């Protein structure tokens, strides 16, 4: 990096050090010098791989690799359906796309 399958409204922050940006993309909307972001050390969430164990289509411990701790992936983008309108829009379901973790193939 390409695919392929799985999940994605739950959960979970403190300290030092930089210092101006940051939330993937683009509108929005929000964080951010009362220091984000990001790196370091600590602490915590989960349970997808692992590992044990049973009454094994499955379930329960445990935490060894991952992973992850502002806002549902922040909302929205593309189709389409519903309901309400001052017809401009709002506003909830759904299905796709793109993304992100994870396992797993080349």
């Nucleotide at each position: 990096c390409a695919c392929u399958c799985a999940u994605c409204g739950a959960g979970a922050c403190c300290g030092a050090c930089c210092g101006a940006g940051g939330g993937a993309c683009a509108g929005g909307c929000c964080c951010u010098u009362u220091g984000a972001c990001g790196u370091c050390g600590g602490g915590g969430c989960a349970a997808c791989c692992u590992g044990c164990g049973c009454u094994u289509c499955g379930c329960g411990c445990a935490a060894g690799g991952u992973g992850c701790c502002a806002a549902c992936u922040c909302c929205u983008g593309c189709g389409g359906g519903g309901a309400c309108c001052u017809c401009g829009g709002u506003c909830c379901g759904c299905g796709a796309c793109a993304g992100a973790u994870g396992a797993g193939u080349g």

The RNA shown here (SAM riboswitch aptamer (S box leader)) has 106 nucleotides and comes from Caulobacter sp. 17J65-9. Model confidence (mean pLDDT): 86 of 100. The RNAcentral record of the sequence draws on Rfam. Lineage of the source: Bacteria > Pseudomonadati > Alphaproteobacteria > Caulobacterales > Caulobacter.